The part of an RNA shown here (small-subunit ribosomal RNA, 5' domain) has 525 nucleotides and comes from an uncultured bacterium.
[in-house]
Context: one part of a larger RNA
């Protein structure tokens, strides 16, 4: 000098764009953060419409009724493994980079081929009974499905056999006939949607290897599933992944093992570079979800807002027993030098479900707070000399200086205040019309929707009006005098200054630097 997720002191007009618990992965009140589909199903708790009945002159009220719109709870499907958070652990194939599969998987999506025939047993809800303070159950009876099960069928797959071809070979590919096992679901607005099997693709994942990337040798030896074999089991798949048997190996001064520290990278800061330092925001990967362990479901988890067990903690209790997990968004306490609102909206982008309308979405987009940073703008401009008055200013007492500074005159109005107008972000969806073609698809026209926000912006009017501080002035280092003090008070990065003439302390006047900031502290180059 530059830099920062900064803090502190003094000060403070505005806007744009960013950023905002670095500490206790400490504990958490409250609300919200994952639902959706009635075009899968039985149904009908609530709401609305209709119908019927009763009362009433009527308005209307009440009762019944799934007939309709729709729909709480329930069964079923898809999603909940994404998105969002944090950096505890991890020195590891965790990450980066480059290869690969010996041996894999992939719901939804795309393509190709084929199929969707027949039958059956249940169960929830509801109803009845009943236990419990609650959480939550238990028993009995009934019923449906795109729930579940069985049968049929099998292009395809698996299995062993034969043949062809390639290869040094385990083997790979193709063909032949055979055996065995394995599927399915319906809905409908009649247009379609959907289901099953196989192959291929795409996307995502799993696994393997080379190389790269911390400290300490005041850590030198480490290792029995350890290293290898052939076998069995297991896995989507290779493999000591597991197991029984056999062999005795394997790693290591090119640093094993141990201990300490740490998420990694893209990047960021600095530097002429080489390097050094950092890994906050944003993006990719990993790990974790109170602590430890385990599996279930599923295409995918060993699952943040799922289950089970154990532990610590907190809460409820009728003492028998139960409930909970903010490292999601806000918010609270604590810790700390220190870090924000219990806000708005699904309008856009994206996600889940749905034929769609749409519903949900603290993802996201916005708004609020904070000079935390960067950038931009302003606090006026021109003229004006009796160089006014004034200063516990200086002085050689003549004057000098603040100083064209002010006053005063003229101008302007960014900003400010008040008013008028007022966006872009919106593309389309359903639907409808038209065109094209083999069809239900494409294209074109019409066609709802704006949280932000009456915001940005434009424009009119008015007033110089609403707007300057902070640090420094011995040298380094730009900027000096007076007064006070008298090795005192103090200052100071360093050198040093102060003991009666202190440009170094304190105050004043003046000056210098930067400026809505300026200094100090901390850390890095």
């Nucleotide at each position: 000098g530059g830099a920062u997720g900064a803090a502190c002191g003094c000060u403070a007009g505005c806007g744009g764009c960013a950023g905002g618990c670095u500490u206790a992965a400490c504990a958490c009140a409250u609300g919200c953060a994952a639902g959706u589909c009635g075009a899968g199903g039985g149904g009908c708790a609530g709401c609305g419409c209709g119908g019927u009945g009763u009362a009433g002159c009527a308005a209307u009220a009440c009762a019944c009724u799934g007939g309709c719109g729709g729909c709480g709870a329930c069964c079923g499907g898809c999603g909940a493994a994404a998105g969002g958070g944090u950096g505890c652990g991890u020195a590891a194939c965790g990450c980066g980079u480059g290869a690969g599969c010996a041996a894999c998987u992939u719901g939804c999506c795309c393509g190709u081929a084929u199929c969707c025939g027949g039958g059956a047993c249940a169960u929830a809800a509801c109803c009845g009974a009943u236990g419990g303070a609650a959480a939550c159950g238990u028993c009995g009876a009934c019923u449906a499905a795109u729930u579940u099960c069985c049968c049929a069928u099998a292009a395809c797959a698996a299995c062993a056999g034969g043949g062809a071809c390639c290869g040094c070979a385990u083997g790979a590919u193709c063909c032949c006939a055979g055996u065995u096992u394995g599927a399915a679901a319906g809905a409908u607005c009649c247009g379609u949607c959907g289901g099953a099997u196989a192959c291929g693709g795409a996307u995502g994942g799993g696994c393997u290897c080379g190389c790269g990337a911390g400290a300490c040798a005041u850590u030198a030896g480490c290792u029995a599933g350890u290293u290898g074999g052939a076998g069995u089991g297991g896995u989507a798949a290779c493999g000591g992944c597991a197991c029984a048997c056999c062999a005795a190996g394997g790693c290591u001064a090119c640093g094993a093992u141990g201990u300490c520290u740490a998420g990694g990278g893209g990047u960021u800061c600095u530097g002429a570079g080489a390097g050094g330092a950092a890994g906050g925001u944003c993006c990719c990967c990993c790990a974790c979800a109170u602590u430890g362990g385990a599996a279930c479901u599923g295409a995918g988890a060993c699952a943040c807002g799922g289950u089970c067990c154990a532990a610590a903690c907190u809460c409820c209790u009728a003492c028998g027993g139960g409930a909970g997990g903010c490292a999601g968004c806000a918010g609270u306490g604590a810790g700390g030098a220190a870090u924000a609102u219990u806000g708005g909206u699904c309008a856009a982008u994206g996600g889940a479900c749905g034929c769609a309308a749409g519903u949900c979405u603290g993802a996201a987009c916005c708004a609020g707070c904070c000079a935390u940073g960067c950038c931009g703008c302003g606090u006026g401009c021109a003229g004006g000399a009796a160089u006014a008055a004034g200063g516990c200013c200086c002085u050689a007492u003549g004057g000098g200086u603040c100083g064209u500074a002010a006053a005063c005159u003229g101008c302007u109005u960014u900003u400010g205040u008040g008013g008028u107008g007022g966006a872009g972000c919106a593309a389309u969806a359903a639907g409808u019309c038209g065109u094209a073609c083999g069809u239900g698809u494409a294209c074109g026209g019409c066609g709802a929707u704006g949280a932000g926000a009456g915001u940005a912006c434009c424009u009119c009017a008015c007033c110089a009006a609403u707007a300057a501080g902070c640090a420094u002035c011995g040298g380094c280092u730009a900027a000096c005098u007076c007064c006070g003090u008298g090795c005192c008070c103090a200052c100071a990065c360093c050198c040093g200054c102060g003991g009666u003439a202190a440009u170094a302390c304190a105050g004043a006047g003046g000056a210098u630097g930067c400026a809505a900031g300026c200094g100090u502290u901390a850390u890095c180059c």